The prediction has a mean pLDDT of 83. The RNA shown here (small-subunit ribosomal RNA) has 1515 nucleotides and comes from an uncultured prokaryote. Rfam family: Bacterial small subunit ribosomal RNA. The RNAcentral record of the sequence draws on ENA.
RNA sequence: AGAGUUUGAUCCUGGCUCACGACGAACGCUGGCGGCGUGCUUAAGACAUGCAAGUCGAACGAGAAAGUCACCUUCGGGUGGCGAGUACAGUGGCGCACGGGUGAGUAACACGUGGGUAAUCUGCCCUUGGGUUUGGAAUAACGUCUGGAAACGGGCGCUAAUACCGAAUAAGACCACGACGUCUCCGGACGACGCGGAAAAAGGUGGCCUCUUCAUGAAUGCUGUCACUUAGGGAUGAGUUCGCGUCCCAUUAGUUUGUUGGUGAGGUAAUGGCUCACCAAGACUACGAUGGGUAACUGGUCUUAGAGGAUGAUCAGUCACACUGGAACUGAGACACGGUCCAGACUCCUACGGGAGGCAGCAGUGGGGAAUAUUGCGCAAUGGGCGAAAGCCUGACGCAGCAAUACCGCGUGGGUGAAGAAGGGUUUCGGCUCGUAAAGCCCUGUCCUAGAGGACGAUGAUCCAUUGACUAAUAAUUAGUGGUGAGGACGGUACUCUAGAAGAAAGCACCGGCUAACUCCGUGCCAGCAGCCGCGGUAAUACGGAGGGUGCAAACGUUGUUCGGAAUUAUUGGGCGUAAAGAGGGUGUAGGCGGCCGAGUAUGUCUGAUGUGAAAGCCCAGGGCUCAACCCUGGAAGUGCAUUGGAAACUGCUUAGCUUGAAUCUCGGAGAGGGUAGUGGAAUUCCUGGUGUAGAGGUGAAAUUCGUAGAUAUCAGGAGGAACACCGGUGGCGAAGGCGACUACCUGGACGAUGAUUGACGCUGAGACCCGAAAGCGUGGGGAGCAAACAGGAUUAGAUACCCUGGUAGUCCACAGCUGUAAACGAGGAUACUAGUUGCUGCGGGAGAUGACACCUGCGGUGACGAAGCUAACGCAUUAAGUAUCCCGCCUGGGGAGUACGGCCGCAAGGCUGAAACUCAAAGGAAUUGACGGGGGCCCGCACAAGCGGUGGAACAUGUGGUUUAAUUCGAAGCAACGCGCAGAACCUUACCUGGGCUUGACAUCUGGGGAACCUCCCCGAAAGGGGAGGGUGCCUUCGGGAACCCCAAGACAGGUGCUGCAUGGCUGUCGUCAGCUCGUGUCGUGAGGUGUUGGGUUAAGUCCCGCAACGAGCGCAACCCCUGCCACUAGUUGCCAUCAGUUCGGCUGGGCACUCUAGUGGGACUGCCGGUGUCAAACCGGAGGAAGGUGGGGACGACGUCAAGUCCUCAUGGCCCUUAUGCCCAGGGCUACUCACGUGCUACAAUGGCCGGUACAGAGGGUCGCAACCUCGCAAGAGCAAGCCAAUCCCACAAAGCCGGUCUCAGUUCGGAUUGGAGUCUGCAAUUCGACUCCAUGAAGGAGGAAUCGCUAGUAAUCGCGGAUCAGCAUGCCGCGGUGAAUACGUUCCCGGGCCUUGUACACACCGCCCGUCACACCACGGAAGCUGAUUGGACCAGAAGUCCGUACCCUAACCUUCGGGAAGGAGCGGCCCAAGGUUUGGUUGGUAAUUGGGGUGAAGUCGUAACAAGGUA
Repeated sequence: AGAGUUUGAUCCUGGCUCACGACGAACGCUGGCGGCGUGCUUAAGACAUGCAAGUCGAACGAGAAAGUCACCUUCGGGUGGCGAGUACAGUGGCGCACGGGUGAGUAACACGUGGGUAAUCUGCCCUUGGGUUUGGAAUAACGUCUGGAAACGGGCGCUAAUACCGAAUAAGACCACGACGUCUCCGGACGACGCGGAAAAAGGUGGCCUCUUCAUGAAUGCUGUCACUUAGGGAUGAGUUCGCGUCCCAUUAGUUUGUUGGUGAGGUAAUGGCUCACCAAGACUACGAUGGGUAACUGGUCUUAGAGGAUGAUCAGUCACACUGGAACUGAGACACGGUCCAGACUCCUACGGGAGGCAGCAGUGGGGAAUAUUGCGCAAUGGGCGAAAGCCUGACGCAGCAAUACCGCGUGGGUGAAGAAGGGUUUCGGCUCGUAAAGCCCUGUCCUAGAGGACGAUGAUCCAUUGACUAAUAAUUAGUGGUGAGGACGGUACUCUAGAAGAAAGCACCGGCUAACUCCGUGCCAGCAGCCGCGGUAAUACGGAGGGUGCAAACGUUGUUCGGAAUUAUUGGGCGUAAAGAGGGUGUAGGCGGCCGAGUAUGUCUGAUGUGAAAGCCCAGGGCUCAACCCUGGAAGUGCAUUGGAAACUGCUUAGCUUGAAUCUCGGAGAGGGUAGUGGAAUUCCUGGUGUAGAGGUGAAAUUCGUAGAUAUCAGGAGGAACACCGGUGGCGAAGGCGACUACCUGGACGAUGAUUGACGCUGAGACCCGAAAGCGUGGGGAGCAAACAGGAUUAGAUACCCUGGUAGUCCACAGCUGUAAACGAGGAUACUAGUUGCUGCGGGAGAUGACACCUGCGGUGACGAAGCUAACGCAUUAAGUAUCCCGCCUGGGGAGUACGGCCGCAAGGCUGAAACUCAAAGGAAUUGACGGGGGCCCGCACAAGCGGUGGAACAUGUGGUUUAAUUCGAAGCAACGCGCAGAACCUUACCUGGGCUUGACAUCUGGGGAACCUCCCCGAAAGGGGAGGGUGCCUUCGGGAACCCCAAGACAGGUGCUGCAUGGCUGUCGUCAGCUCGUGUCGUGAGGUGUUGGGUUAAGUCCCGCAACGAGCGCAACCCCUGCCACUAGUUGCCAUCAGUUCGGCUGGGCACUCUAGUGGGACUGCCGGUGUCAAACCGGAGGAAGGUGGGGACGACGUCAAGUCCUCAUGGCCCUUAUGCCCAGGGCUACUCACGUGCUACAAUGGCCGGUACAGAGGGUCGCAACCUCGCAAGAGCAAGCCAAUCCCACAAAGCCGGUCUCAGUUCGGAUUGGAGUCUGCAAUUCGACUCCAUGAAGGAGGAAUCGCUAGUAAUCGCGGAUCAGCAUGCCGCGGUGAAUACGUUCCCGGGCCUUGUACACACCGCCCGUCACACCACGGAAGCUGAUUGGACCAGAAGUCCGUACCCUAACCUUCGGGAAGGAGCGGCCCAAGGUUUGGUUGGUAAUUGGGGUGAAGUCGUAACAAGGUA
């Protein structure tokens, strides 16, 4: 410090997720030791048991027992001493308000921080001054009687005090009055004076006899000490008050009646409505009152670069609470955790009458929970209470126990050791890896075990001696000094030493990317994984296991929470044209901000000082535990607050001015600016009348509709409403909405020009107010045209639409009417600055002649382009989206949702404000490349058109589907499967079925043994196969043997047309013989990419030319290759025959090679030449010549790629599967089935024909396992015999259509030949399933083929025959060959396919795309809802415990007074005020639940349609 994830790719926006740190944690797995911290976050729920606050006999009275000793004894016991002035209990004092726990409540002066207290208190402690005199009356304990189950009492009687009460004294202090001084914040405070008033006390104990009294000695004496009292001061602690800070909700906007203030009184330690009476009517609030929710606050802790964010365990400070609620008492202090009273709930005891209790103290229990420990030891240390002290108490505390709960440290060994062991894993079988790892050898001893020693923590209780102080004193007390030396829970622990022993001590997670780490097996969208993206459908580095590796390590992972990353709430540090985001517009309040020049001030600001900012923590330095964690000491810091000194630039404030911002006055022109009233013409419609006759209207085409009752058309007249053609213009005006005939009146604003005036008067603007298109609403008018709804007609699968005919609201007018929204859209407003060019508009200036046009120039408005700059890009660009300042509004992932609830507004419709649950990992912007479009432009192709002939109808052949079957083997599937693989299934082929057999195998290699190989015959069997007999002994040799072949045996292995063409190679089809596809360098762009390759021409062509930020190049095109067309040369046998000769008349023979031909080599054609067009080009058009003319015709040749196209059954091949079978052999069957459907063909339907007879002319091939002539036989297929030919020689081999002649005469025929019967031929081991052919007989459908559809542009279509491959035999198929030989193309609108450019896109699996809504089903969360049921809070009323306070006739009463009657005073009781719980009633708020209802979300391939994305087919 970043990374992953939206896309085909890119940039941006934006969310989600991850890596880091932390934890009072929990869970899973694992677990050796020690140190040091920490440990109920939930039920402030309930608690058994024990302990947690007592102490003082030196305040006081009383005062045992057990036991023991002694004595006595009636042996029952008694008395006395000790126990012991002890225990228990009581009076009294101090403490119990600390310490310890918890965080429920509390949004508050509760807390933090800094002040005030001149408005206060403070026990114990320190210090200072003074005092401590004299009396009295009670009461517990106790005794006795008595009530009660108990708790607990009651009556009577006795007694003490440092308990209680009276009196004396009283300097300070307090109160009242008078008067003085100082200070002052002017309120008062402090000090001193005079007079008056009220108010004190307590003793204990040690020592001593100096003083006094009694007097041995003691005391009321002296002295010391502790206590007591009064007053002042201090310290500490507390109360109270103020400034500032301190969470969320405005879907909480108004709140308040003791409320705000005053006067007086009461009350308090003290101010104060704290309380009361009276008076006034205030007080708080948008700088957020009130209400609701949540929460103890802080130092700090975690995180962070910081600012911040989160948090408030342990430790420390403060607060609050103590079962819940209320109340007071005591006290210095409480409204009191282990006190009291009352009420309530709960638990317990009970004799049913009544009582007891409060672990949020330490342990512990059950409960809750994912989860949190021992009913331990000790007061040795520290601290606290009491005490003079010893000491007692102390679950505070110190320790130990439990828990890997956090942090820190240590260990589980070290060295050597290659045969790289065994074994595991993997393998391309060579190896590699675990791996120096192990074993083995040599060591060490942390830890462990045993033994020995053994702490620090104790800085000193007590006592002794001594010095000083006090004193009369050497006593006592006290301070110091020196000695003495009690006391350790932890603990025989830490630590040290000795001995033994490598021995007892390693796991967890991960290994697709992020993110370090890879292979094998299993599984097969299953099981599962997953933080995000995403893995898994047979080769998974992602699941599970294994091996290996990586990371951390006594831990490791997971979950949860929080900060970070996140600049993803942006102060530091973001945005708003299109990504989320500028309010529809204006006026203007509060607020924020604000021009130039002076003066003053000192609010902000800056600077210094002082105080504070507790300790701990963080940081730095040093130190102590072996180190570290941990601990100690010191420092720094603590950005803050307060007080105070200073500075005066800027800001604020006050004040004196200025004119440039702003405004006003004067003059002027422009304008659909607004309002009111009036006027006008054109047009539509309607009405009346005339003319006139059959249609009109409407559409893609129609129909509904109107019209013979006279329409439409046309003329004249009239009525009525609405809108204002032309001008008219990115022209004008207005804040926006908006404004369009003309005239008049009223009225707003802007602009230009000139001077003058005011003197910052300005900008923005939360709320507020006003305006605000269309539609809509209310009331009343009006209504011509248009026209939601509605009706009808069409269209359509449907058509609640688009189109047509009608048509109502509405559109128009009025109302100070309502509504208040729009894609209300240039981009919130203002100001300043920052290149230009060019239009339009309003006003002005200059020169010109004061004119016209044109020119130069200023200001305002309004457009186009464009520099810098900005921007993600698109784009914006003086009218900014640039550079800056100010103010307002708004945004923070998509959906849910602008929805629900609440509130406000509205007559309603609805508007404004505006969530959450849940769900997704995206949603988006701009641009790029493609693809696509019922987008556009250009161009091509038998693509259409123009033609010719077919298919589709019939019969048959053949292939396919389907069906059937034991099997009908398999593959091919739109074009680009279907006479395709198959260039030929009777057996074989053959892969299929049935049956019979074989198991190292039909075939390959290796090993051992034997044998030549091989040939003939016999038996069983359907054959395969099995058994047997006989013949035969080869070749090479270094004599060992070897090679080929056969047999036997064992195992390695063979074999598979078994699966996967979606694991592959190769080959092939297709787009398409379409003209395209790319690269290097340069350049443009942030980038994907672009450019080049686009443009203008041209071409069959990215063919060529020109232009151009491109310049070149490659694969394609073309050419080079083959056939064919012309010529020449060479060569003439098997070919040819012009000339010559012969001839059986056949190039037959001689002869010849001229010609044809053969087959080799060359030539020829290149837009080369001429003319025209064209850009001086490329090229095109025409012409000449030429056998051929513009690639002459044909073929081979197929760019980058697409279709997961086809093929594992040609071959090859990974993986998987079978191995006495999915392999191999054999026989028979099947692939040939047959209701049906489709494709491809053949033959026809006839006269351009059939039949018969005669007759003419090819090319290219094939032939020895072959082609076969002639001849003979057969009607024929063919047979017999047999010449020739290994082929320019012989044969197949007669070409056919054609031509000539005859016949048939329009019919199911002399057309057509299917089908069937019979008889044959040939091939072959075999012709039944299942061949071809021949002859005779039979003579089906079919009379030109619906919708639809195919081929072909010239030697082509059509038509005619011939040959070949395969092949024993078997083509209507396929591949070739020649003969005869047309028609048509105007043209590119349309159909199909393709190319280039451009445009739109929400597509990229790319339109066979994407995608919307209802309905149906399942699940989830939410809203409404009659009601039901909680919580909380307010109002009214009733009631009123305990208790303070007030009052009080009767009643009671020790201290004081008394005249002895009583009084004063007090108490109980009673009454009153206040008041908790409770009750009744009525509201608010907020939950839960609910018949049912509403929409929403999510789900697999459901249903219906097609709304959107292309002009998405009606933008």